About this RNA:
Predicted 3D model of a 432-nucleotide RNA (Bacterial RNase P class A) from Rubrivirga sp. It is recorded under the gene name rnpB. The model forms 90% of the base pairs in the Rfam consensus. The RNAcentral record of the sequence draws on ENA. It matches the Rfam family "Bacterial RNase P class A". Rfam classes the family as a ribozyme.
[in-house]
RNA sequence: CGCGUCGGCCGGACCGUCGCCUCGGGAUCGACCGCUUGCGGUCCUCGCUCCGGGGAGGAACGUCCGGACACCGCAGGGCACCGCGCUUCCUAACAGGAAGGCGCCGACCGCGAGGUCGGUGACGGCACGUGCAGCAGAGAACAGACCAGCCGAUGGACCUCGGAUCGGUAACGGUCCGGCAGUCACAGGUGAUGGGUGAAACGGUGGGGUAAGAGCCCACCAGCGCGGGCGGCGACGUCUGCGGCUAGGCAAACCCCGUGGGGUGCAAGGUCACGCAGCGUCCGCCCUCUUCGGAGGAAAGAGUGCCCGCUCGAGGACGCGGGUAGACCGCUCGAGGCCGUCGGCGACGACGGUCCCAGAUAGAUGACGGUCCACCGUCGCCGCGCGACUCGGCGGCGGGGACAGAAUCCGGCGUACAGGCCGGCGCGCGUC
Numbered sequence: 001c002g003c004g005u006c007g008g009c010c011g012g013a014c015c016g017u018c019g020c021c022u023c024g025g026g027a028u029c030g031a032c033c034g035c036u037u038g039c040g041g042u043c044c045u046c047g048c049u050c051c052g053g054g055g056a057g058g059a060a061c062g063u064c065c066g067g068a069c070a071c072c073g074c075a076g077g078g079c080a081c082c083g084c085g086c087u088u089c090c091u092a093a094c095a096g097g098a099a100g101g102c103g104c105c106g107a108c109c110g111c112g113a114g115g116u117c118g119g120u121g122a123c124g125g126c127a128c129g130u131g132c133a134g135c136a137g138a139g140a141a142c143a144g145a146c147c148a149g150c151c152g153a154u155g156g157a158c159c160u161c162g163g164a165u166c167g168g169u170a171a172c173g174g175u176c177c178g179g180c181a182g183u184c185a186c187a188g189g190u191g192a193u194g195g196g197u198g199a200a201a202c203g204g205u206g207g208g209g210u211a212a213g214a215g216c217c218c219a220c221c222a223g224c225g226c227g228g229g230c231g232g233c234g235a236c237g238u239c240u241g242c243g244g245c246u247a248g249g250c251a252a253a254c255c256c257c258g259u260g261g262g263g264u265g266c267a268a269g270g271u272c273a274c275g276c277a278g279c280g281u282c283c284g285c286c287c288u289c290u291u292c293g294g295a296g297g298a299a300a301g302a303g304u305g306c307c308c309g310c311u312c313g314a315g316g317a318c319g320c321g322g323g324u325a326g327a328c329c330g331c332u333c334g335a336g337g338c339c340g341u342c343g344g345c346g347a348c349g350a351c352g353g354u355c356c357c358a359g360a361u362a363g364a365u366g367a368c369g370g371u372c373c374a375c376c377g378u379c380g381c382c383g384c385g386c387g388a389c390u391c392g393g394c395g396g397c398g399g400g401g402a403c404a405g406a407a408u409c410c411g412g413c414g415u416a417c418a419g420g421c422c423g424g425c426g427c428g429c430g431u432c
Stems, first nucleotide, its partner, number of pairs: 001428010012372007020055007029047001031042005057403001061414002064412005069265004081261005086100005101123001102121008124256002129254002131250002146195003149190003154187002156184003160179008203221006222246001224243008269329004278320006286297004301312004336355008373401001375399009
């Protein structure tokens, strides 16, 4: 210097023009109320205009955990169901975090025992019970004997010795019984010694033992269980005694042990409430004439801003409760940000100072132009070098900023991400 991995941080800057959401203020145009027709009053609500403040993220994302908050449920206990699982600590809480223990992986140091550094692990229990296991292989769970090897005790065959008996004059031969040694490697024994299979083949070394062998027995070592001493809050470490001699894997299989858990989520939940419908109260729905076509008058109320007048007129006014549309509250000041001091290895905590930093509702935070910057490509020049496409510097031209966007709010986790910066560890190359 490059690459990999783990962790931390940043993730375009400035100016101009035009827009969007929100908060505060002004103006008094508008709006509303009152009537005295052009004035008075009010800024509670809405619009316009002007000024000023604020306006997405490290993940706002996925909605996977944990909480706050809200409503509903709930005497107490148990079962079922679901989550979690080394230890201690942090925290409002957690399946998160910190520190540590143990296992595994890598590197380095060391003759070695071991130590250091980095990474990583859902890390209680399979010597309770039940269950599961592909391929290969002879054999895979109270396993197995394919090839090679050892033995051949026991049984068998052969050889050999002795005895009995039969045949024969005899030598000798046949049959049966018994025995030492030997031969065969036939039946059989053996089991990890070697081969081979597999992720895994049922401790290691030496000795005894045996026909040959085997924890079959013994010594030491490893491992496991039980107990004791010491160190540690603890997980655990270390030393030691005893034991049977060895106990496979899987609990992200049922299960056992320990521990935690009521449900639904801001579309929670609450306030006001147009219109239509409902219920209640009040006023009106009337009078005369008629040739039955109609004509005249009266009317609660409505319109003309108000009074008068005029026109219309069969329904109208008021109240009530629930509640839709809609509006508002919840809503953003919070386990809050930043700075400092102190405590702690650390996560974190305490104290002091300071700041106010989006609240939209189909959802605002944008568009265009300019200058610049990280970075990339290409071309050229200069420098240090024996030597440059490669290292360093300068310049021209072209390109160029990812992943993604709040929706009740926090704490985490996971995932995405152009490019850049810093640190730990490892590897490679170069130089000293």